[in-house]
RNA sequence: GGGCCCUUAGCAUAACGGUUAAUGCAACGGACUCAUAAUCCGCGGAGUGGAGGUUCGAAUCCUCCAGGGCCCA
Numbered sequence: 001g002g003g004c005c006c007u008u009a010g011c012a013u014a015a016c017g018g019u020u021a022a023u024g025c026a027a028c029g030g031a032c033u034c035a036u037a038a039u040c041c042g043c044g045g046a047g048u049g050g051a052g053g054u055u056c057g058a059a060u061c062c063u064c065c066a067g068g069g070c071c072c073a
Base pairs, nucleotide, nucleotide: 001072002071003070004069005068006067007066010025011024012023013022018056028042029041030040031039049065050064051063052062053061
């Protein structure tokens, strides 16, 4: 230098272009326990890496940028 892939909650991941973006774990509160862990119950948290574009409507499609990974040279 060229090609491909990824970026969504603290972490790991879902989500056909159409409801107020979902689930697990963690955290937090409670039960249990002498206590801790485990287990059980409850509960809050994001607008999707950034900027534009297309569309009635974008996490999703297109362009550019940033960060990360893999391959080629």
Transfer RNA from a Coriobacteriales bacterium, 73 nucleotides, folded computationally.
Rfam family: tRNA.